[in-house]
Context: one part of a larger RNA
RNA sequence: GUCAGUGAGUUUUUUUUUUCUGGCAAGCUUAAAUUUUGAAAUGUAGGCUAGGAAAAUUAUUGUCAGUCAGAUAGAAAAAACCCGAAACUAAGUGAUCUAGCCAUGAGCAGGCUGAAAGCUAGAUGGAAACAUUUGCUGGAGGGCCGAACUCGUGUAUGUUGAAGAAUACUGGGAUGACUUGUGGUUAGGGGUGAAAGGCUAAUCAAACUUAGAGAUAGCUGGUUUUCCGCGAAAUCUAUUUAAGUAGAGCGUUUAAUUAAGAAAAAUUGGGGUAGAGCACUCAUUAAGCUAGGGGGAUUUUCGGAUCUUACUGAACUUAAAGAAACUCCGAAUACGAUUUUUUCUUUUAAAGCAGACGGACAAUGGGCGCUAAGGUUCAUUGUCAAGAGGGAAACAGCCCAGACUAUAUGAUAAGGUCCUAAAGAAAAUUUUAGUUUAAAAGAAGUGAAAGGGUGUAGACAUUUCCAUAGUAGGCUUGGAAGCAGCCAUCUAGUUAUAAAAGCGUAACAGCUUAUGAGUCGAGCCUUUUUGCGCUUAAAAUGUAUGGGGUUUAAAAUUUUCACCGAAUCAAUAGACUUUUUUGAAGUGGUAGCGGAACGUCCUGUAUGUUUAUUAAGGUACUUUGAAAAAAGUAUUGAAGAUAUCAGGAGUGAGAAUACUGAC
Numbered sequence: 001g002u003c004a005g006u007g008a009g010u011u012u013u014u015u016u017u018u019u020c021u022g023g024c025a026a027g028c029u030u031a032a033a034u035u036u037u038g039a040a041a042u043g044u045a046g047g048c049u050a051g052g053a054a055a056a057u058u059a060u061u062g063u064c065a066g067u068c069a070g071a072u073a074g075a076a077a078a079a080a081c082c083c084g085a086a087a088c089u090a091a092g093u094g095a096u097c098u099a100g101c102c103a104u105g106a107g108c109a110g111g112c113u114g115a116a117a118g119c120u121a122g123a124u125g126g127a128a129a130c131a132u133u134u135g136c137u138g139g140a141g142g143g144c145c146g147a148a149c150u151c152g153u154g155u156a157u158g159u160u161g162a163a164g165a166a167u168a169c170u171g172g173g174a175u176g177a178c179u180u181g182u183g184g185u186u187a188g189g190g191g192u193g194a195a196a197g198g199c200u201a202a203u204c205a206a207a208c209u210u211a212g213a214g215a216u217a218g219c220u221g222g223u224u225u226u227c228c229g230c231g232a233a234a235u236c237u238a239u240u241u242a243a244g245u246a247g248a249g250c251g252u253u254u255a256a257u258u259a260a261g262a263a264a265a266a267u268u269g270g271g272g273u274a275g276a277g278c279a280c281u282c283a284u285u286a287a288g289c290u291a292g293g294g295g296g297a298u299u300u301u302c303g304g305a306u307c308u309u310a311c312u313g314a315a316c317u318u319a320a321a322g323a324a325a326c327u328c329c330g331a332a333u334a335c336g337a338u339u340u341u342u343u344c345u346u347u348u349a350a351a352g353c354a355g356a357c358g359g360a361c362a363a364u365g366g367g368c369g370c371u372a373a374g375g376u377u378c379a380u381u382g383u384c385a386a387g388a389g390g391g392a393a394a395c396a397g398c399c400c401a402g403a404c405u406a407u408a409u410g411a412u413a414a415g416g417u418c419c420u421a422a423a424g425a426a427a428a429u430u431u432u433a434g435u436u437u438a439a440a441a442g443a444a445g446u447g448a449a450a451g452g453g454u455g456u457a458g459a460c461a462u463u464u465c466c467a468u469a470g471u472a473g474g475c476u477u478g479g480a481a482g483c484a485g486c487c488a489u490c491u492a493g494u495u496a497u498a499a500a501a502g503c504g505u506a507a508c509a510g511c512u513u514a515u516g517a518g519u520c521g522a523g524c525c526u527u528u529u530u531g532c533g534c535u536u537a538a539a540a541u542g543u544a545u546g547g548g549g550u551u552u553a554a555a556a557u558u559u560u561c562a563c564c565g566a567a568u569c570a571a572u573a574g575a576c577u578u579u580u581u582u583g584a585a586g587u588g589g590u591a592g593c594g595g596a597a598c599g600u601c602c603u604g605u606a607u608g609u610u611u612a613u614u615a616a617g618g619u620a621c622u623u624u625g626a627a628a629a630a631a632g633u634a635u636u637g638a639a640g641a642u643a644u645c646a647g648g649a650g651u652g653a654g655a656a657u658a659c660u661g662a663c
Stems, first nucleotide, its partner, number of pairs: 001663006012078006019071006027048003033042003081222002084219001088212006099186009108176001110145003113141001117137003121134005149173003154169004188204001190200003225597006235248005250355001251353004256348001261344003264340006275329001276327002281323002284320005292312002294309006359384010389400003404574004409570003415564003418549003424561007441535002445532010463518003468492003473487003498513001501512003575587005598652001600649005608642003617636008
């Protein structure tokens, strides 16, 4: 992992509240107990109850039958739907592992070093004791090297291992605080510990075994047949409350209730939002005018006074103008009431039973945040949640649309109609960027509209020619000649030509320009608005902002008529539910509420029925039913099985890292 089996709202007692059934009924009923063959009788203590009387407080209803037993559903206490802790407590068992200690034994190749000490040896010193030294002897050490032994430093292998800690190589200690055999001793909040929270039998921040014990778990997981009706919530309030729970809101069931309900219109209300405004409050800009302050001048009786000002400046005036915590104003919506109309199906109160109180995204209005977030938090609405189908390539929350069943049926929605892939053509215009995804900004891209200039008396461009003289103007200067700088900027001639707009020279020279002429022959220059395009445009797995192929339309804008396209709508046939029973409406669904059924085991029915003319069970097929399922046939099998209607449950498995077994 697979298969088979086992596997979870149960049981009992007491109490209590509904609903249903039955008995009796203004009443109902016994408990303990006694008698007893008993589904029996006795037993009236006690309990519940309508009504009546008296008193206190308060709101609502409006005169309403209860009680006993059984069943049903819910609640409380109990293990209380099942499995699941880590822990806590008690009593015991463990020191054959390991830690310390006690008793008694054992073990340590070989080599090196060479302490103390000794000598009736020598030398030196010394009076001597003795000291030093040489030689010889000696053999100390938690000494050295290194086997056994012991430990376990590093690396590799191993990691479903050869091994629940090893192997190989390499290492530490190796006469000692050494190693080790045997026996003994210390026991669980205790021991032991050269101390690591280490060790205490592969278990240690409190061992193991058994018991309390089915500890408790607001937490996780699981919770077994079918069909039918309805169908939520993820909010408020409270909570040692935030993963829970309670009351309310939202669901369901029951029997009632009325038109109180919903929608539309009209009328009528209150409001202070959006907007707007500056009349108040706060904040702001510019100007004017001006009290006051500062500076200056003159004067002074030293108090001040007069004049003045490139300073400052309240208030006021004018103009402008901001505000969630400003308002002289002020909507649309929303909300309340009344009336009317039409349509729909709710509304309200009571009782039983819930679930739910982690919500998600989207649109709009706000707060927080960075007008960040698939962010967070409110409000209104929608969808998902609990909703399938079509579209958006794929895509809970977007768009369309709400699936009772069936159909080689038709019409449509969103969205589409070159191919993938069902379905398309026509007309007008734009774009050339494969644009058809992005900003500020930029540009002789191009289309459209409006305006202003100029032009056959020749424009705008192109090209050819001319561009002179007084004069090198005067000054300055080494030089200054159109062109370093300063001043002036005239005159002549000419079709026209600056005392020169630029380049250039040391200064000249030289080259252009303005200006003019010829050539050419019809538009040209410019401003504003606007459509489409261009640049701006660089990122990390792989094209990557059409799903792909491709497309100059099969792109964009506008218009027209078609078609395709869903579980929508319609058609045909059928089922079920509700109901006013002709007919009509309805039948998506999680949590959940309600209803109706199927199957399993046992009991009665059953002294029945069936069965060797083959039971149950197995296998295969067929038929029936909306389903759970049922029936039949064939075969196998070998001795029981059981209709119907009732009753009772150890009553239905695919999930629980479920349990047991097999493979």